The prediction has a mean pLDDT of 80.
The RNA shown here (FMN riboswitch aptamer (RFN element)) has 117 nucleotides.
Of the family's consensus pairs, 100% are formed in the model.
RNA sequence: CUAUAUCUUUGGGGCAUGGUGCAAUUCCAUACCGGCAGUAAAGUCUGCGAACUCAAAUUGAGCCGAUCGGGUGAGAUUCCCGAACCGACGGUAAAGUCCGGAUGAGAGAAGAUAUAA
Numbered sequence: 001c002u003a004u005a006u007c008u009u010u011g012g013g014g015c016a017u018g019g020u021g022c023a024a025u026u027c028c029a030u031a032c033c034g035g036c037a038g039u040a041a042a043g044u045c046u047g048c049g050a051a052c053u054c055a056a057a058u059u060g061a062g063c064c065g066a067u068c069g070g071g072u073g074a075g076a077u078u079c080c081c082g083a084a085c086c087g088a089c090g091g092u093a094a095a096g097u098c099c100g101g102a103u104g105a106g107a108g109a110a111g112a113u114a115u116a117a
Base pairs, nucleotide, nucleotide: 002116003115004114005113006112007111008110009109010108017029018028019027031097032096033087034086035048036047037046038045043085044084052062053061054060055059067083068082069081070080071079089100090099091098
């Protein structure tokens, strides 16, 4: 250095201000937010996780949204400029942002200890 095992910690953000109305953080105007790994730095590329559904309940399967143009460069759908788009389920005046499952779970990440060659 690598591998294996055990343990500990960590591991999701966001409607400010108005309008209408009996009532809306849900409609309208406008705003704000972006898990993990890869890679030229990513909400939109390639995968993974979570949530939801089914079952034989270990897990597997289903399901799972959205980006283009230009510039630079060896390399960028990731940087810069510009203009767009997306966001589960239940509750409720119709929800990415409120409440709830959730002080949950997990992709991962960091550290420590031990062992082996």